This is a predicted structure of a 1431-nucleotide RNA (small-subunit ribosomal RNA) from an uncultured archaeon. It matches the Rfam family "Archaeal small subunit ribosomal RNA".
RNA sequence: UCCGGUUGAUCCUGCCGGAGGACACUGCUAUCCGGAUUCGACUAAGACAUGCGAGCCGAGAGUCUUCGGGACUCGGCGAACUGCUCAGUAAUAUAUGGUCAACCUGCCCUAUGCACAGGAAUAAUUGCGGGAAACUGCAGCUAAUGCCUGAUAUGUACCUUGGUCUGGAAUGAUAAGGUACCAAAAGCCCCGGCGGCAUAGGAUGGGACCAUAUCUCAUUAGUCUGUUGGGGGUGUAACGGACCCCCAAAGCGAUAAUGGGUACGGGUUAUGGAAGUAAGAGCCUGGAGAUGGAUUCUGAGACAUGAAUCCAGGUCCUACGGGACGCAGCAGUUACGAAACCUUCGCGAUGUGCUAACGCACGACGGGGGGAUCUGGAGUGCCAUAGCAUUGCUAUGGCUUUUGUUAUCUUCAAAUAGGAUAAAGAAUAAGGGGUGGGCAAGACGAGUGCCAGCCGCCGCGGUAAUACUCGCGCCCCGAGUAGUGUCCACGAUUAUUGGGUCUAAAGCGUCCGUAGCCGGUCCUGUAAGUCUUCAGUGAAAUUCACUGGCAAACUAGUGAGCUUGCUGGAGAUACUGCUGGACUUGGGACUGAGAGAGGGCAGAGGUACUCCCGGGGUAGGGGUAAAAUCCUGUAAUCCUGGGGGGACCAUCUGUGGCGAAGGCGUCUGCCUGGAGCAGGUCCGACGGUGAGGGACGAAACCUAGGGUAGCGACCGGGAUUAGAUACCCCGUUAGUCCUAGGCGUAAACGAUGCCCGUUUGGUGUCGCAAGCCUUUCGAGGGCUUGCGGUGCCGGAGUGUAGAUGUUAAACGGGCCACCUGGGGAGUACGGCCGCAAGGCUGAAACUUAAAGGAAUUGGCGGGGGAGCACACAAGGGGUGGAGGCUGCGGUUUAAUUGGAUCCAACGCCGGAAAUCUUACGGGGAUCGACAGCAGGAUGAGGGUCUGUUUAAAGAGCAUACCAGACAAGCUGAGAAGUGGUGCAUGGCCAUCGUCAGUUCGUACCGUGAGGCGUGCGCUUAAGUGCGUUAACGAGCGAGACCCGUAUCCCAUGUUGCUAUCUCGCAAGAGAGCACUCAUGGGAGACCGCUGGUGAUAAACCAGAGGAAGGAACGGGCGACGGUAGGUCUGUAUGCCCUGAAUUUCCCCGGCUACACGCGGCCUACAAUGCAUGAGACAAUGAGAUGCGACUCCGAGAGGAGAAGCCAACCCCUUAAACUCAUGCUCAGUUCGGAUCGAGAGCUGCAACUCGCUCUCGUGAAGCCGGAAUCCCUAGUAGACAAACGUCACUAUCGUUCGUCGAAUACGUCCCUGCUCCUUGCACACACUGCCCGUCAAGCCAUCCGAGUGGAGUUUGAAUGAGGCCUCUUCUUCGUGGAGGGGUCGAGUUUGGGUUUCGCGAGGGGGGCUAAGUCGCAACAAGGUAGCCGUA
Repeated sequence: UCCGGUUGAUCCUGCCGGAGGACACUGCUAUCCGGAUUCGACUAAGACAUGCGAGCCGAGAGUCUUCGGGACUCGGCGAACUGCUCAGUAAUAUAUGGUCAACCUGCCCUAUGCACAGGAAUAAUUGCGGGAAACUGCAGCUAAUGCCUGAUAUGUACCUUGGUCUGGAAUGAUAAGGUACCAAAAGCCCCGGCGGCAUAGGAUGGGACCAUAUCUCAUUAGUCUGUUGGGGGUGUAACGGACCCCCAAAGCGAUAAUGGGUACGGGUUAUGGAAGUAAGAGCCUGGAGAUGGAUUCUGAGACAUGAAUCCAGGUCCUACGGGACGCAGCAGUUACGAAACCUUCGCGAUGUGCUAACGCACGACGGGGGGAUCUGGAGUGCCAUAGCAUUGCUAUGGCUUUUGUUAUCUUCAAAUAGGAUAAAGAAUAAGGGGUGGGCAAGACGAGUGCCAGCCGCCGCGGUAAUACUCGCGCCCCGAGUAGUGUCCACGAUUAUUGGGUCUAAAGCGUCCGUAGCCGGUCCUGUAAGUCUUCAGUGAAAUUCACUGGCAAACUAGUGAGCUUGCUGGAGAUACUGCUGGACUUGGGACUGAGAGAGGGCAGAGGUACUCCCGGGGUAGGGGUAAAAUCCUGUAAUCCUGGGGGGACCAUCUGUGGCGAAGGCGUCUGCCUGGAGCAGGUCCGACGGUGAGGGACGAAACCUAGGGUAGCGACCGGGAUUAGAUACCCCGUUAGUCCUAGGCGUAAACGAUGCCCGUUUGGUGUCGCAAGCCUUUCGAGGGCUUGCGGUGCCGGAGUGUAGAUGUUAAACGGGCCACCUGGGGAGUACGGCCGCAAGGCUGAAACUUAAAGGAAUUGGCGGGGGAGCACACAAGGGGUGGAGGCUGCGGUUUAAUUGGAUCCAACGCCGGAAAUCUUACGGGGAUCGACAGCAGGAUGAGGGUCUGUUUAAAGAGCAUACCAGACAAGCUGAGAAGUGGUGCAUGGCCAUCGUCAGUUCGUACCGUGAGGCGUGCGCUUAAGUGCGUUAACGAGCGAGACCCGUAUCCCAUGUUGCUAUCUCGCAAGAGAGCACUCAUGGGAGACCGCUGGUGAUAAACCAGAGGAAGGAACGGGCGACGGUAGGUCUGUAUGCCCUGAAUUUCCCCGGCUACACGCGGCCUACAAUGCAUGAGACAAUGAGAUGCGACUCCGAGAGGAGAAGCCAACCCCUUAAACUCAUGCUCAGUUCGGAUCGAGAGCUGCAACUCGCUCUCGUGAAGCCGGAAUCCCUAGUAGACAAACGUCACUAUCGUUCGUCGAAUACGUCCCUGCUCCUUGCACACACUGCCCGUCAAGCCAUCCGAGUGGAGUUUGAAUGAGGCCUCUUCUUCGUGGAGGGGUCGAGUUUGGGUUUCGCGAGGGGGGCUAAGUCGCAACAAGGUAGCCGUA
């Protein structure tokens, strides 16, 4: 003093979590010493074996005696203390302060006085008994400081007399006299003393009473019958309904009675800056308890428990007759549990009891032992040299010995510890947690692969994990360190200090009003609050400072502080209160003229609608997106006249008016409430708010009775739909209306409680008043001002922002209500209300890290606006049908390798695969640089004849021969990999998109994300430009630029050209370079000119000129970025994998399969055609293992020979559609050419699977193509052929090239999309988004539940151990027996009430849980706007 977590990002609200401290337990680990008011408190105030824990006195007395004051007994004092625990107790308790005029007090202190005379018993003991024991009976003896009687003193009660004293007040104290009654004493001795009795006082310790304070629940609102008081008694130390008799009927309670739950209280402790919050174990103090209860004796003191009696339950002994016990004392056992020590030593110290004293006793206490309970201290080494990957480690050498160990002395009740001295030796000594962020510390290695696991929270893990598990390194703390649980702080998330409530949780629907709280101006008095001062008290310990004990802890002393307080005295009087008096401004009353859908009742009216009757009229009407149900021939709809009925009240009507809110709307009358304005007559603070309480309170709904035209839940029918229990349509019942009641809720909203005061303004409107102007004189019109209402805009301020802003959400005051993460849930249970529906009040378990508000940027919308595109429209041609080619899917297969899958995969991977390619299948073979190990001149490895094996092979095997140094047998490590990962990558490409966008600097605005700039108007193909504007500029893109084509000019003319000249029959040759063409360079086009439109701008439209006109046409060039788009199979490349096989080579096969589906294309279906013959015109390109003229052969494909050309030279190269002529005559044809047969040829080792060509024959489908869909705006579509790429051969493919050559575009945003602005959003993985509910499955907690089983508490009845009081009687006179009465009364039995817990068939909803089912309710106009209340 903060930090992490809601979002794409932001601000806020809000909670969750982290960091600090304390306590308890747990894990791992641990060298030594000291100190401590530390250690079965938390669960079981459960149960306890064993030992110990209260005795002492011999100088009170007796007996015995071993002669020791040894034993027993009577007697005295103590045992009511100490110690333990916290069950009960919410007040018989505690704390603080008082009171006793209502009391007691042993031992102790002070003072005064006294202690006389007698008597009767009894224990021990002795004798005799009973009993298992515990214990106990009878008879006899005896003493006292034991007991009794009398005396005296004292005292108590009453009466009489009279004063005095204390005091706030005599009921107190005191004097004298009288009567009655009770009634003391104790001795011992060492001669010093110690005791005894009475009275008075003190001290100490208690008892009683009063005031204040003292947890939680109102889902506990009424409670109490000795209860409240009085008179008189009883009882007590003492007051008192404490108890009893009589009388009265009170007492307490919203300032919380009564009841339930929980709990010993305080000093203090933990934490916190404090206020507080939580706690109350230990120490001190008060209380209470002693197995659960009840009662009593003794005594100064107990209702006592290491005393007694009784009951209950438990345990033990027993001879079954009867007895014993009570660790919440110290040790210890057991149970319980997460949880807590030795069955130790001593009275040496402190203290207590007894004693004349010495002493005795003490599990109080003091020592020791144990426990990681807290706390303090120390240590686990230091130096030098050398080496190593030099922050460090290792080795060697040296130093020191704190600490520890050992020995001796000292110390102690005893023994440690401590202190002193000495010895050896770096020796005896480091862990725990963490390492993604918060939060200090790894982009280290290995393993794992949404698995195993981690994680307080966020979140990691799906093959490159800084987050899991190990290793190494590092960080923090350190004899400790972490985890779990609880508490405080953090939390201003309970807010007194110190929060909020328009939208985040939160203002009651509204008003009236009780208690309470708060209250205008002036004066008097008082002094309760308040303030000052003095005195007492607030224990000690605890806390702080200083000093001493060697430091610290700890302890002792001194001082301060704390106990925040209470009590008493004296004073002050501003403020508050109280008392008395006065005032008028708050408030109220009154008077006046106006405004108004304010309320109630009664009457009147109006249009529409519907029904009925009459008339007219004829076939439809109605309804919808379109229909149908429906009405209509018994005459509808429609027109018209009349009548009935119920509801409603258009226009006026308005950000208008009135009302507390709900709400109120035709007109008139009656009754009635309130407000405003003006006047300033009266009262004189009468006021404000308002817990409880009361009244009013839309719609729906309920009860009873009416009424019912229209509308219309439910219901019926028709449509729609996959379905349609809906939306739409046709009908229609409750209801809507009235009267009388009930209900009491709404998004009852301004989501804004009421009242008062203060704080810049502008502009409307309504009411009243005053003034001025005007006037048609009207209750007219206009303006200004004041007061009151109601709106809009807006300043300061406020606010997270949106916004609000004198009608505050600003600044102050008063009072009330309400909130405290989301869900569960406005649910359950209980209570109150209601006829019911339901309303009001209103939880918890459990679950969850968010839920939420405002605003921002995107994206999206079956939102809006603007612009654009072969997007549509207008047209032209196709695809989809057939056959074929080709690619893909599927299937098949040994294999049919793999990739690409909407646009943006599918004649794509330049992918036309016969082998190769080739990655696939089958078969066969081959390959390890380097290092280590094993092997090797006893021959490694290699070569080879023959045979065998094989498709084939010295590859293997058999048999041998040649030559001579390496080595694949093992382990690593490599080469290689078209093996994996395009979701690890580079590069390249596709696509949005040749769309017009995308950014930056500075300034400005905003808390911020962000905005502005980039908006708006006009314009453009364009964020192209112009103008304007809190923006001004700039970058990338667009444009410019580059290439080609089109016109002209210049230069150059070979291999090009040939107008002219010469030669030649011609081809051509030589001059020539004019033209074509080629190569290079230049000119030209810029809205430049004219007119119009427009803001005079930008620009647009038209025209002129021009080869070309508004970007001339075509191409190249592809912004910031998105698509985890494609490619690891072009190459590159990380990681993983294979590594003698996933490497490499060879052969064969496959990629060419074929019930089927899809894409692209070719050829067609014919006459704008086909066939035959003849004839004409290109351009681009390519060529050396090549193009190949030309000649010959062949029907042709082709073959044989062969010139030229490394190419403006030669060749490919005859272009075809076209033109002309002839035939065909509408047919499955002289269309169409698939398929098949026969033959021939070419390439190539090779043509079967599986190539191409030619000839002859064969002659399939197909007669223009459903839904749907594609391309195209001019040299374009379409038609036609050509060249090249691939290539040994093969083109229906791709890329280019030329020839022929159209139609249409008015235009628009309807479809598909794109851009900009705006709007809504619960989307941000961004609509292929988000998200709701039922059902199904599992788990969890909970509610209801016939009942059932406990526990607590309360109450009634019965019985009743025992105690106390009293009466009668008996008596051996004993505190004895028997009986009666009264009273207290535990326990037991039984009935009722109440609280709580367990189980419970079954039922109800709720929460949670990767991929279940059905729909699609909400979020966009969410496709029927949503939401609230109600049925």